A computed fold for a 108-nucleotide RNA from Firmicutes bacterium UBA5486, annotated as SAM riboswitch aptamer (S box leader). It matches the Rfam family "SAM riboswitch aptamer (S box leader)". Rfam describes the family as follows. The SAM riboswitch is found upstream of a number of genes which code for proteins involved in methionine or cysteine biosynthesis in Gram-positive bacteria. The SAM riboswitch acts at the level of transcription termination control. The predicted structure consists of a complex stem-loop region followed by a single stem loop terminator region. Its mean pLDDT, the model's own confidence on a scale to 100, is 80. It was read from a public genome assembly, where an Rfam model found it. Taxonomically the source falls in Bacillota (Bacteria, Bacillati).
[in-house]
């Protein structure tokens, strides 16, 4: 960067620095922000990964449940805010799938 595979309406601070932007890029909504955004540091959430301790199941490799949370990510306003392309229902506004995003494993 390209492939596979899981998960993506749940949780996460009235701390500090900092000063105006911000919801991933682009348009369109729609919302957050001087009761202070970005970013950063502290805190915290969640368990993909890896570890630990326990159970199941196997002859065995080994697969699975549970549960902790000191590493490695990752997250910490709204469904991945929500539309934008395809398909399909319903019918004039909606639903559902998929693509497409993101993350986190692995493979070249």
């Nucleotide at each position: 960067c390209a492939c596979u595979c899981a998960u993506c309406a749940a949780g996460a601070g009235a701390g500090g620095u900092g000063g105006a932007g911000g919801g991933u890029a682009a348009g369109g909504g729609c919302c957050c922000g001087a009761u202070g955004a970005a970013a950063c540091c502290c805190g915290g959430c969640a368990a993909c990964c890896a570890u630990u301790g326990g159970g199941a199941a196997u002859a065995a490799a080994u697969u699975u449940c549970c549960a902790a949370a000191c590493g490695g990510u990752g997250c910490u306003a709204a469904a991945u805010c929500c539309c934008u392309c395809c398909a399909g229902g319903u019918u004039u506004u909606u639903c559902u799938g998929g693509a497409a995003g993101a993350u986190g494993a692995g493979u070249u």